[in-house]
Context: one part of a larger RNA
């Protein structure tokens, strides 16, 4: 010096990003126990007393009064508590070895596919899972207990249904056409040319799909602008106008979302960029990519208080061990 452990006057978080670490709490019995609540909880809430000895009462259990000490639970092991808010209902799961969480899961909710040789999945196939199940079943997707709710838009994309019309492949195909030549014309050069074969073209026939017509948002998604107006001012219930498929409803709101921003007001502090309660000017909340609440729960995140302390003011000492230095 480092590591581990122990003690410390006065103060008691002044330390620090942050009470990180440490201290504190701790047993048994008795009394007592709030808000809130899903009536189960919350709760070991919190808080207080007793534990040894003596006297008195009593058969005793026990009760009442008193006494001493730092200490009367124990050999040890052995809850700190309270208030408020965010997130997630909960128990559970996870990055084996930097993340345990607000992430995943979950019971519950919804949509959708599937009639059984099911859908879906694996396999080249046979075959297998689904399932020795049968729509109160099985698969997929989203949401995520519970309570109150879940608004408007089907124009775009998707899905489902429809089939009159348009478009349309392979294939078929009337006709036309290229080459060839039996034949025929011509004195010849050469011309014309049936059938067959062949080259090209091709009216017309021709499914799904697409166009088209509907439905569908707990499908992917979306949910406006400008101007004027009330007898102080301000504001605008009201009116006008443009655009849209429709213009954001309830609820919430400087929020895990607010840039400006340490917004403004109130609370807590002597002093508060955090925190709590409001306001609403929502840069850029919003309803199963769920909205708002919510008892209980959490090695969760944030703020406050009590207790407690070497975290600190500000250091000191002791024990044990290790390396180094000196000896």
């Nucleotide at each position: 010096u480092c590591a581990u452990g122990g003690c410390u006057a006065a103060g008691g978080a002044a330390c620090u990003c942050g009470g990180c670490a440490a201290a504190a709490u701790a047993g048994a019995c008795c009394c007592g126990u709030a808000a809130c609540u899903u009536c189960g909880g919350g709760a070991g809430a919190a808080g207080g007393g007793u534990c040894c000895c003596c006297u008195c009462a009593g058969c005793a259990a026990u009760g009442a009064g008193g006494g001493c000490g730092c200490a009367g639970u124990g050999a040890a092991a052995a809850g700190g508590c309270u208030c408020a808010g965010g997130c997630g209902a909960c128990u559970g799961u996870u990055u084996a070895a930097c993340a345990a969480a607000a992430a995943c899961a979950c019971a519950g909710g919804a949509c959708u596919c599937u009639g059984c040789a099911a859908a879906a999945u694996c396999g080249a196939g046979a075959g297998a899972u689904g399932a020795a199940g049968u729509a109160u079943a099985g698969g997929g997707u989203c949401u995520g207990a519970c309570a109150c709710c879940u608004g408007c838009c089907c124009g775009g994309u998707g899905c489902u249904g429809g089939a009159a019309g348009g478009u349309u492949a392979a294939g078929g195909a009337a006709g036309c056409u290229u080459g060839u030549u039996a034949g025929u014309c011509g004195u010849a050069a050469g011309g014309c040319a049936a059938a067959g074969c062949u080259u090209g073209u091709g009216a017309c026939c021709g499914a799904a799909g697409c166009c088209c017509c509907a439905g569908u948002a707990a499908a992917c998604g979306g949910c406006g602008g400008c101007c004027g107006u009330a007898a102080c001012u301000a504001u605008a219930a009201c009116g006008g106008u443009c655009c849209u498929a429709a213009g954001g409803u309830a609820g919430c709101g400087a929020a895990a979302u607010u840039c400006c921003u340490u917004g403004u007001c109130g609370g807590g502090u002597a002093a508060g960029u955090u925190c709590c309660g409001a306001c609403c000017u929502g840069c850029a909340c919003g309803a199963a990519u769920g909205g708002u609440g919510u008892a209980a729960c959490g090695a969760u995140c944030u703020g406050a208080g009590c207790a407690c302390u070497g975290u600190c003011u500000c250091a000191g000492c002791c024990a044990u061990g290790a390396g180094c230095u000196c000896g």

Large-subunit ribosomal RNA, domain IV from a soil metagenome, 327 nucleotides, folded computationally. The prediction has a mean pLDDT of 85.